Bacterial RNase P class A from a Gammaproteobacteria bacterium, 361 nucleotides, folded computationally.
[in-house]
RNA sequence: GGAGUUGGCCAGGCAAUCGCCCGCUGCAUGCAGUUGGGAGGAAAGUCCGGGCUCCACAGGGUAGAGUGCCAGGUAACGCCUGGGAGGCGUGAGCCUACGGAAAGUGCAGCAGAAAAUAUACCGCCUUUGAGCUGGAGCACGCUUCAGCAGGAGGGUAAGGGUGAAAUGGUGCGGUAAGAGCGCACCGCGCGGCCGGCAACGGGCGUGGCAGUGUAAACCCCACUCGGAGCAAGACCAAAUAGGAAUCCGUUAAUCGUGACCCACGAAGGGGUUCGGGUAGGUCGCUUUAGGUACCUGGCGACGGGUAUCACAGAUGAAUGAUUGUCCUCGACAGAACCCGGCUUAUCGGCCAACUCCCUUA
Numbered sequence: 001g002g003a004g005u006u007g008g009c010c011a012g013g014c015a016a017u018c019g020c021c022c023g024c025u026g027c028a029u030g031c032a033g034u035u036g037g038g039a040g041g042a043a044a045g046u047c048c049g050g051g052c053u054c055c056a057c058a059g060g061g062u063a064g065a066g067u068g069c070c071a072g073g074u075a076a077c078g079c080c081u082g083g084g085a086g087g088c089g090u091g092a093g094c095c096u097a098c099g100g101a102a103a104g105u106g107c108a109g110c111a112g113a114a115a116a117u118a119u120a121c122c123g124c125c126u127u128u129g130a131g132c133u134g135g136a137g138c139a140c141g142c143u144u145c146a147g148c149a150g151g152a153g154g155g156u157a158a159g160g161g162u163g164a165a166a167u168g169g170u171g172c173g174g175u176a177a178g179a180g181c182g183c184a185c186c187g188c189g190c191g192g193c194c195g196g197c198a199a200c201g202g203g204c205g206u207g208g209c210a211g212u213g214u215a216a217a218c219c220c221c222a223c224u225c226g227g228a229g230c231a232a233g234a235c236c237a238a239a240u241a242g243g244a245a246u247c248c249g250u251u252a253a254u255c256g257u258g259a260c261c262c263a264c265g266a267a268g269g270g271g272u273u274c275g276g277g278u279a280g281g282u283c284g285c286u287u288u289a290g291g292u293a294c295c296u297g298g299c300g301a302c303g304g305g306u307a308u309c310a311c312a313g314a315u316g317a318a319u320g321a322u323u324g325u326c327c328u329c330g331a332c333a334g335a336a337c338c339c340g341g342c343u344u345a346u347c348g349g350c351c352a353a354c355u356c357c358c359u360u361a
C1' cells in the first nucleotide's frame, strides 16, 4: 500500500417563522401560556416466546403439534453464550434440519453381469483339445516333439468396464492365477484405562470382521404444549320488547373457549324459527422482565449493588410546511396494548481488533 474477516455506533445537522398532538399552569369547558416531550434499526413479516385480560377457582389420558450434540443464560423460546463433532476456506473466520439405521417398514431410476435370495460382461489361471504351423523319423500316411488354439469343464473377484455407491482401503508376502489367504498400518465390532460436569478426546488389548446409503421417508426415543385475544376485557349513558312460538329434557343422551374419552359442573338447562335495540363516551393506554453511568462476579451470554432519568399515546388517525445555511448530499422506510428474539429490505459515514499478499528498512 492492497485485499478480506468479525464486532460496535450514527440515521442528515443548525437557525428562524407559522401549524398539530400529549403533559403542566392559569382562567373556566374551551381559550391563553410554556424553562416539558413528540416514530425505527428495522416501527416491516405476523414467524417464535411471553406479560396482561377473559372462559374458569379447571383435573387425567389418547391423538396431534413443536424442538432435537453438550453445558449454561433468560420470564420464556425454535433465541443468545461457550464448548464438541462434521464440512468449507491459505487464514482471520463461516455453515450445520447435529438423537436413533443392531426394533420394524419403505426407497436407491437409467446404466451395469450384479444394488440382496447377490454375482461374472471383458479378462486371468488350469484340465481337455476340433483345427493350424514347424521340426524329426518312417511303415507314405502314420508316430513323436514344440508352438498357437475355437469349443467344453473347473478355479477366481486381485486388473478393466458401468454407476452417486460394487461388499472394507493401502502396501508387502503368498498362489496355478487370485482372495484377510497371512502380515503391517488405517477402518469396523467388543472390552476396559485416563482426561473432561458433559458432548467428546487420547491411548491399550482383542477379533479377520461384513453388504452400503437414506429418518428435511414412515417410524422409534427424549423433552415441551388448554383456548381465544386490546375488535381481549371493565364501566357509564341511552334506547328497545323485563320479546314471541315450538321441541328436547330435569342428574345428564344436551351444554360448558381446539379434537376425542374419562372426571367435574349446570334444570335459572339446551336446540330451532320469527322479531327488536345497541353507529355514543370513559378506562384499558404506558413506570416498565425500562433506560443510562459507575462498581463488582463471570471466558461469555448475563447476574448483583449504588446513583440517576421518565424518553409518543393518536383514535378517519398527531411530529408538518416555508426560508436560509453546513455537509458525509441522506437509502429502506411511520407506533396503534406492551416486551424479548428471529427473518427480510437498505444509501452513506465512523471506530476497534484480527488475517493474507506485495514493497521498504
Stems, first nucleotide, its partner, number of pairs: 001357010012326007020038003023034005040332001044343002047341005052229004059262004064225005069083005084098001085096004099220002104218002106214003121160002123156006131148007168186006187209001188207004193202003233283004243274006254266003288310001290309008
Overview:
It was read from a public genome assembly, where an Rfam model found it. The coordinates come from a structure-prediction model, not an experiment, and the mean pLDDT is 78.